[in-house]
């Protein structure tokens, strides 16, 4: 330094040709249930969708640039 991928809740991921309130499982926090823990059930909290322009009536989902991971090739 060329090429490609990927960056969505603490973590791991979904979200199929742009459509309306972004979601799942684990974790966390309350409560039940237990004599107490684990366990099991119920409710809940948590996200400017890496950043920063653009297109568009509308972007997580499309274009471009940055910033970070990874693959590759020299």
């Nucleotide at each position: 330094g060329g090429u490609c991928c990927c960056g969505u809740a603490g973590c791991u991921c979904a979200u199929c040709a742009g459509g309306a309130u972004a979601g799942a499982g684990c974790g966390c926090a309350a409560g039940a249930u237990u004599c107490c823990u684990a366990a099991u059930c119920u409710u809940g909290a948590g996200g400017u969708a890496a950043c920063a322009g653009g297109u568009u009536c509308g972007a997580g989902u499309c274009c471009u640039g940055u910033c970070g991971g990874g693959a590759u090739c020299a």

The RNA shown here (transfer RNA) has 74 nucleotides and comes from Sneathiella litorea. RNAcentral holds the sequence, with entries from Rfam. The coordinates come from a structure-prediction model, not an experiment, and the mean pLDDT is 82. NCBI's taxonomy places the organism under Bacteria, Pseudomonadota, Alphaproteobacteria, Sneathiellales, Sneathiella.